Record summary
This is a predicted structure of a 106-nucleotide RNA (SAM riboswitch aptamer (S box leader)) from a soil metagenome. Its mean pLDDT, the model's own confidence on a scale to 100, is 81. The RNAcentral record of the sequence draws on MGnify.
[in-house]
RNA sequence: CUUAUCCAGAAAGGCUGAGGGUAAUGGCCCGCAGACGCCUUGACAACCUCUCUUCCACUUCACGGAGGAAAAGGUGCCAAUUCCAUCCCCACGGGGGGAAGAUAAG
Repeated sequence: CUUAUCCAGAAAGGCUGAGGGUAAUGGCCCGCAGACGCCUUGACAACCUCUCUUCCACUUCACGGAGGAAAAGGUGCCAAUUCCAUCCCCACGGGGGGAAGAUAAG
């Protein structure tokens, strides 16, 4: 940079100790009954790989296309929609889109 997804899902223990929700502002939340972070274990999920399987195409297999299962490997992830808004549109505080960001594959 390109493509796809982002209202689903999933926490215990140990360490630490005051902030955190990864710019900013506003809101709203989480937090000394210990948040955030780090480590361990466990889970969740199914993007890629592997394995199995249904259908389509091909004379058959392989390759290919559309699904499904599984979870061994590579990632990811485990408060709140990516917590919400900021820009645009419709509309009337609701909906849609965009931007930015995150993740995966290339």